[in-house]
RNA sequence: ACUAGCGGGAGAGAGCUGGAACGUCCAGACGCCGAAGGAGCAAAUCUCUGAAUCGCUUUCAGAGAAGAAACUCUCAGGCAUAAAGUACUGCUAGU
Numbered sequence: 001a002c003u004a005g006c007g008g009g010a011g012a013g014a015g016c017u018g019g020a021a022c023g024u025c026c027a028g029a030c031g032c033c034g035a036a037g038g039a040g041c042a043a044a045u046c047u048c049u050g051a052a053u054c055g056c057u058u059u060c061a062g063a064g065a066a067g068a069a070a071c072u073c074u075c076a077g078g079c080a081u082a083a084a085g086u087a088c089u090g091c092u093a094g095u
Base pairs, nucleotide, nucleotide: 001095002094003093004092005091006090007089008088013030016028017027018026019025020024031079032078033077037075038073039072040071045065046064047063048062049061050060051059052058
C1' cells in the first nucleotide's frame, strides 16, 4: 500500500404537479447536498526564451510540463423515518 470480515459514519424539499396497485411507489419541473465515482488547480520541482550582472550554477519576467485535497464544479450520485450506499475511520486476519 492492497484485500476480506465485523463496527462507527454526515449533508440536503415529509415541498409542487400528475399517475397508481395507497400512506407508499413512479414520473416531471423547480429548489438543494457533497463524503461512491468523475473533472479542475496552488506552491515547491523541471525545461525553454529574454533581460539584468559580468563577481556568483545569481536575480527577474514569460511560456510549457508536471503537480493535492475534506478546496472548487455538480456530469454522475443523493435529499422524511427506516433500509441500502458513502469518503474517512477503529479492530481482526491475510498478501
About this RNA:
This is a predicted structure of a 95-nucleotide RNA (Glycine riboswitch aptamer) from uncultured Desulfosporosinus sp. Lineage of the source: Bacteria > Bacillota > Clostridia > Desulfitobacteriaceae > Desulfosporosinus. The model forms 90% of the base pairs in the Rfam consensus. Its Rfam family is "Glycine riboswitch aptamer". Its family is annotated with glycine biosynthetic process in the Gene Ontology.